About this RNA
Predicted 3D model of an 85-nucleotide RNA (c-di-GMP-I riboswitch aptamer) from a Candidatus Omnitrophota bacterium.
RNA sequence: GUUCGAAAAGGCAAGCUCCGGGUAACCGGAGUACGCAAAGCUAUGCGCCCUGCACCGUACGGUACAGGGUCGGCAGGCUGCCGAA
Repeated sequence: GUUCGAAAAGGCAAGCUCCGGGUAACCGGAGUACGCAAAGCUAUGCGCCCUGCACCGUACGGUACAGGGUCGGCAGGCUGCCGAA
């Protein structure tokens, strides 16, 4: 110096409720905590979800394209508090 992460000081906030935005997925605010060592940021890849349109199909549904969402789905990138064994 790098990796692991006990302890300590703290941090974030699932779901639910209320309010607001959005066609929707979902997002924001307040309260409360399921949990999280990156549950900090990032939509780059994959997955999943929503909307529009076209095609297939009796229907359910499926495929393609375009736009949107999800970082607390999995990875990648960037950054970061404390450091025992």
The RNAcentral record of the sequence draws on Ribocentre. It matches the Rfam family "c-di-GMP-I riboswitch aptamer". From the family's description: GEMM was predicted in a large-scale screen for bacterial structured RNA regulatory elements. The prediction has a mean pLDDT of 86.